[in-house]
RNA sequence: UCGACCCCUUGCGGGAGAGAGCGCCGCGCUAAAAGCCCGAAGGGCGAAGGCGGGCGCCGCCGAAGGAGCAACCGCCCUGGAAACUCUCAGGCACAACGGACCGCAAGGGCGAU
Numbered sequence: 001u002c003g004a005c006c007c008c009u010u011g012c013g014g015g016a017g018a019g020a021g022c023g024c025c026g027c028g029c030u031a032a033a034a035g036c037c038c039g040a041a042g043g044g045c046g047a048a049g050g051c052g053g054g055c056g057c058c059g060c061c062g063a064a065g066g067a068g069c070a071a072c073c074g075c076c077c078u079g080g081a082a083a084c085u086c087u088c089a090g091g092c093a094c095a096a097c098g099g100a101c102c103g104c105a106a107g108g109g110c111g112a113u
Base pairs, nucleotide, nucleotide: 001112002111003110006109007108008107009106010105011104012103013102014101019058021057022056023055024054025053027052028051029050030049035045036044037043038042059092060091061090065088066086067085068084072080073079
């Protein structure tokens, strides 16, 4: 100095799938509420429904992670290895978060000269 071929990180953009399932809860918000009782002032009691959360059950998804096998890696090995398989984890209305992978940019490593 170069690198559109190699690796990593960061930023931006794109990014799927699957029940708004059922039941329970002395949980949170709506709620200093609606409403009700006594009454001079005032005081007391206080839902249902809806949303969210937690737990349990059944069903389902695969593209964080994890695990298994394989083509393959000149050969061997208890080695490596997928977007395949499993579903431990994670996820299943909208939104948010996450999201393999793809594109662009920057930086670093590495390599070449």

This is a predicted structure of a 113-nucleotide RNA (Glycine riboswitch aptamer) from an Alphaproteobacteria bacterium.
The prediction has a mean pLDDT of 77.
Taxonomically the source falls in Alphaproteobacteria (Bacteria, Pseudomonadati, Pseudomonadota).
Rfam family: Glycine riboswitch aptamer. Its family is annotated with glycine biosynthetic process in the Gene Ontology.
The model forms 86% of the base pairs in the Rfam consensus.